The prediction has a mean pLDDT of 81. A computed fold for a 73-nucleotide RNA from a Bacteroidota bacterium, annotated as transfer RNA. Rfam family: tRNA. The family's RNA type in Rfam is transfer RNA. Its family is annotated with triplet codon-amino acid adaptor activity in the Gene Ontology. Lineage of the source: Bacteria > Pseudomonadati > Bacteroidota.
[in-house]
RNA sequence: GCCGUUGUAGCUCACUCGGUAGAGCACCGUAUUGGUAAUGCGGAGGUAGCGAGUUCGAAUCUCGCCAAUGGCU
Numbered sequence: 001g002c003c004g005u006u007g008u009a010g011c012u013c014a015c016u017c018g019g020u021a022g023a024g025c026a027c028c029g030u031a032u033u034g035g036u037a038a039u040g041c042g043g044a045g046g047u048a049g050c051g052a053g054u055u056c057g058a059a060u061c062u063c064g065c066c067a068a069u070g071g072c073u
Base pairs, nucleotide, nucleotide: 001072002071003070004069005068006067007066010025011024012023013022019056027043028042029041030040031039049065050064051063052062053061
């Protein structure tokens, strides 16, 4: 330099062809216990790497940029 993959909650990841984003763990509260842990119940937390375009509507499609990663030279 060229080609590809990935980027979504604190972490690991879902979300089949566009219809308004979820799970597990972690965190907070609460019940239970003499007290922890474990367990049950409840709660908070992201407008989806950044920007633009298409569309009534974009995490999803298109383009540019950034980052990580794999391959080729």